[in-house]
Context: one part of a larger RNA
RNA sequence: CGUAGGUGACUUGAGGGGAGCCGCCCUUAGUACGAGAGGACCAGGGUGGACAGACCGCUGGUGUGCCAGUUGUCCCGCCAGGGGCAUCGCUGGGUAGCCAUGUCUGGCAGAGAUAACCGCUGAAUGCAUCUAAGUGGGAAGCUCGCCCCAAGAUGAGGUCACCCACCGGGUUAACCGGGUAAGCGCGGUUCUAGACCAGGACCUGGAUAGGCCGGAGGUGUAAGCGCAGCAAUGCGUUCAGCCAACCGGUACUAAUGCGCGAGGG
Numbered sequence: 001c002g003u004a005g006g007u008g009a010c011u012u013g014a015g016g017g018g019a020g021c022c023g024c025c026c027u028u029a030g031u032a033c034g035a036g037a038g039g040a041c042c043a044g045g046g047u048g049g050a051c052a053g054a055c056c057g058c059u060g061g062u063g064u065g066c067c068a069g070u071u072g073u074c075c076c077g078c079c080a081g082g083g084g085c086a087u088c089g090c091u092g093g094g095u096a097g098c099c100a101u102g103u104c105u106g107g108c109a110g111a112g113a114u115a116a117c118c119g120c121u122g123a124a125u126g127c128a129u130c131u132a133a134g135u136g137g138g139a140a141g142c143u144c145g146c147c148c149c150a151a152g153a154u155g156a157g158g159u160c161a162c163c164c165a166c167c168g169g170g171u172u173a174a175c176c177g178g179g180u181a182a183g184c185g186c187g188g189u190u191c192u193a194g195a196c197c198a199g200g201a202c203c204u205g206g207a208u209a210g211g212c213c214g215g216a217g218g219u220g221u222a223a224g225c226g227c228a229g230c231a232a233u234g235c236g237u238u239c240a241g242c243c244a245a246c247c248g249g250u251a252c253u254a255a256u257g258c259g260c261g262a263g264g265g
Base pairs, nucleotide, nucleotide: 001152005163006162007161008160009159010158011157015149016148017147018146021049022048023047024046025045026044027043033038051106052105053104054103055102059100060099061098062097066093067092068091069090070089071086072085073084074083075082076081110144111143112142117137118136119135120134166178167177168176169175183260184259185258186257187203188202189201190200191199208254209253210252211250212249213248214247215246217243218242219241224237225236226235227234228233
């Protein structure tokens, strides 16, 4: 821009894409078959491998602005307590998020048309013949069925809901201009949405982010003081102190605002 008013939702599916795998065990049954050795079809149940998708409750990984321990050195005048640097200095753990080695799920069933092939009826050819007319069965393959995209499918589809029947110009026609509606955009606070864009939430009639409060969770018992010990250190106060992204609450801070947008039938 188009889809013959403007707008918001929800959809149909033309047409594309993905998936499609395999093993082993048990029952049937030591049955059918076979002299024996051996050993099924059909049917039912179970359990795995690889692959794929999703997820983070579990097991773990990462977690460079979380906690603790600790070495050297410089600094905060000294002590104590801290900070910088040294691969995040090193070491032990670790929330959220993201992950797999973790967890769950999937391949099925079914329908239709067929291939090789197996048939029925049956002439040409009084027999025979699955084929010439007619007709049935038959694959991990084909079409559907499962998952994803999808109406620019210009063949532009469908359903529901919302907004109305303005003002001025004009041959009162097309059309042009203007103010609005439902809505939308810009702007802003942002997001387990994201390269940008897009998408979601919110913008004071507000919990969108930050702060604060509480909780969860992580570290693992802070500092100061007291006690014991010559001291290193230990014990008590203290399941303390500190704490990121998580879950709630709370307007303290920041979301002030600006524009566009139908008049057909």